[in-house]
Transfer RNA from a Bacteroidales bacterium, 85 nucleotides, folded computationally.
The coordinates come from a structure-prediction model, not an experiment, and the mean pLDDT is 80.
Rfam family: tRNA. About the family: Transfer RNA (tRNA) molecules are approximately 80 nucleotides in length. Rfam classes the family as a transfer RNA. Gene Ontology term of the family: triplet codon-amino acid adaptor activity.

Parts: sequence; structure tokens; C1' cells
RNA sequence: GCCCAGAUGGCGGAAUUGGUAGACGCGAUGGACUCAAAAUCCAUUGGUUGAAUAGACUGUGCCGGUUCGAGCCCGGCUCCGGGCA
Repeated sequence: GCCCAGAUGGCGGAAUUGGUAGACGCGAUGGACUCAAAAUCCAUUGGUUGAAUAGACUGUGCCGGUUCGAGCCCGGCUCCGGGCA
């Protein structure tokens, strides 16, 4: 230099015909149970603003584009892994 694959909440990891993003698991917080724990069960759990579990806005590596609508399609870039030279 060329080719292939990838980047999604605190972590792992889903979502492909372009149509509710974050299923499921772990972790965390609160509660139940217990003498107290562990295990188990229940609830909550992206961010900003905000008194707020209201509302609004924002959010799939970064910057653009296409589209009524993009994690998904197109262009450029960054980073990680693999292959070729």
C1' cells in the first nucleotide's frame, strides 16, 4: 500500500426487507425473605435540562449524504483485529 471483518447503555451481547433502539444476561440501587447473611423473588436502572419516577431535547466510533423515516444504504475519516505484498 491492497483486501476482509468489526466499533451499539457501567460490562457482555441482540436488533439486516430501512419502520417503537438497547431484547436477554451480568452488574448497580431500593424492597421482600432471614437473628444476620447467602441464595431466591419483586421493582428500577443511557445522557442533558429540570424540584420531578412529568415534559422537552439528545443518543448506535466521528463528519457528511440519500430517504417521509438510517444501527442498517452511500462517501470520507479514526481506532481495533485478521489476511496479502